[in-house]
RNA sequence: AAUAGAAAGUAAUAUAUGACUUAUAUAGGUUCGCGAUAUGGGCGGACGUUUCUACCAACUACCGUAAAUAGUUGUCUAUGAGUUGCCCGCCGGGGUCC
Numbered sequence: 001a002a003u004a005g006a007a008a009g010u011a012a013u014a015u016a017u018g019a020c021u022u023a024u025a026u027a028g029g030u031u032c033g034c035g036a037u038a039u040g041g042g043c044g045g046a047c048g049u050u051u052c053u054a055c056c057a058a059c060u061a062c063c064g065u066a067a068a069u070a071g072u073u074g075u076c077u078a079u080g081a082g083u084u085g086c087c088c089g090c091c092g093g094g095g096u097c098c
Stems, first nucleotide, its partner, number of pairs: 018084008026054001029047006040063002048055001056074006085096004
């Protein structure tokens, strides 16, 4: 952009404006510098997302004193969709916020 299908079209209000599921993002990841050393395994920066925020916790293993960690389990946040609850209603519906 085209085609097809489906749905919708109209009002107002409030101190109701929650919970859960799911998809996408990110891998709770990568990298650099400094630092600790079995009573230790940390601290800081950057990168990573059409993305705000987060980038950690617990446990276990491993490393015989070196410079390096590994495994398992568990989220939050942003946006979309859905289910349910709640609220309003003129009972057709509407709201679920800034």